[in-house]
The prediction has a mean pLDDT of 87.
The RNA shown here (c-di-GMP-I-GGC riboswitch aptamer) has 74 nucleotides.
Its Rfam family is "c-di-GMP-I-GGC riboswitch aptamer". Gene Ontology term of the family: cyclic-di-GMP binding.

RNA sequence: GGCGAUAAAGGCAAACCCGUCCAAAGACGGGGGCGCAAAGCCCUGAGUCCGAAAGGAUUGUCAGGCUGCCGAAC
Numbered sequence: 001g002g003c004g005a006u007a008a009a010g011g012c013a014a015a016c017c018c019g020u021c022c023a024a025a026g027a028c029g030g031g032g033g034c035g036c037a038a039a040g041c042c043c044u045g046a047g048u049c050c051g052a053a054a055g056g057a058u059u060g061u062c063a064g065g066c067u068g069c070c071g072a073a074c
Base pairs, nucleotide, nucleotide: 002074003071004070011036012035016031017030018029019028020027021026034060040066041065042064044063045062046061047058048057049056050055
């Protein structure tokens, strides 16, 4: 450095419920905890969703870029 454990410490938080915002997709806060080794950050490419369109949303759909905790086996 790759890699990723029935390890340890810590972290994040799906569905659902409540509140707020948005035309919508959806976002944010609280509860909750299905999961996650980048489920940290970036819409750069693709996908998906909303929209008549302009455009918007999604990184917990995937790829890519940047950064990062721990250390069994190999």